[in-house]
Molecule: transfer RNA
Organism: Candidatus Omnitrophota bacterium
RNA sequence: GGGCCGAUAGCUCAGCGGUCAGAGCAGGUCACUCAUAAUGACUUGGUCCCUGGUUCGAAUCCAGGUCGGCCCA
Repeated sequence: GGGCCGAUAGCUCAGCGGUCAGAGCAGGUCACUCAUAAUGACUUGGUCCCUGGUUCGAAUCCAGGUCGGCCCA
């Protein structure tokens, strides 16, 4: 220098152009218990990496950039 893949909640990850952006773990409150753990109920948490474009509508499609990983030279 070239190519490919990835970036979504504190962490690990789902998510077909339209629904409300979700799950598990984690955090908080409560129940249970002598107490803790476990368990159960409720609940908090998001600039969907950034900037543009396409579209009536973009986390999703397109272009560029940044960061990370892998490969080629």